[in-house]
């Protein structure tokens, strides 16, 4: 320093419901919450899906989802 990822240390995050707000909705914010993450940290480039809206019926536009999968950027620790 790359690879890997332990009944390791120390830490983090925060599904699902529920309460408050925002949105036409998908989803999103905050609080509570602990299913679970070794990247469940950021990025909407590529896929998927999901939700508006318009059709000449779509091989079209526009957002949503990073805890859907590829991908890139950074990172704590160090046992085989």
């Nucleotide at each position: 320093c790359u690879c890997c990822g332990a009944c390791a240390a120390g830490a983090g995050c925060a599904c699902a419901g529920c309460c408050g707000g925002g949105g036409c909705a998908a989803c999103c914010c905050g609080g509570u919450g602990u299913c679970g993450c070794a990247a469940a940290g950021c990025c909407g480039c590529g896929g998927a899906a999901c939700c508006g809206a318009u059709a000449g019926g779509a091989u079209u536009c526009g957002g949503u989802u990073g805890g859907c999968c590829g991908g890139g950027c950074u990172g704590c620790c160090g046992a085989a």
Description: Model confidence (mean pLDDT): 85 of 100. c-di-GMP-I riboswitch aptamer from a Deltaproteobacteria bacterium, 80 nucleotides, folded computationally. It was read from a public genome assembly, where an Rfam model found it. The source organism's lineage runs through Bacteria, Pseudomonadati, Myxococcota and Myxococcia.